[in-house]
RNA sequence: GCUCCCGUGGCGGAACUGGCAUACGCGCAUGGCUUAGGACCAUGUCCCGCAAGGGUUAGAGGUUCAAAUCCUCUCGGGAGCA
Numbered sequence: 001g002c003u004c005c006c007g008u009g010g011c012g013g014a015a016c017u018g019g020c021a022u023a024c025g026c027g028c029a030u031g032g033c034u035u036a037g038g039a040c041c042a043u044g045u046c047c048c049g050c051a052a053g054g055g056u057u058a059g060a061g062g063u064u065c066a067a068a069u070c071c072u073c074u075c076g077g078g079a080g081c082a
Stems, first nucleotide, its partner, number of pairs: 001081007010026003019065001027045006046055003058074005
């Protein structure tokens, strides 16, 4: 240099053929239980907003009624070829 694959909450990781973004688990917070803790149980847990609503899938554009998903460029990681 060329070709291919990957990038989603704090972490792992799902989202099927473009149609509810963050299911599920871990972690964390509060409460219950306990003499106290662990385990277990309940609820909550991306951001802004009183709410309605809006934003967010590495970044920026494009296509589309609609994009994490398709296309282009860039950035980062990995594999192969030379």
Model confidence (mean pLDDT): 81 of 100. The RNA shown here (transfer RNA) has 82 nucleotides and comes from Candidatus Colwellbacteria bacterium RIFCSPLOWO2_01_FULL_48_10. It matches the Rfam family "tRNA". It is annotated as a transfer RNA. Rfam links the family to the GO term triplet codon-amino acid adaptor activity. NCBI's taxonomy places the organism under Bacteria, Bacteria candidate phyla, Candidatus Colwelliibacteriota.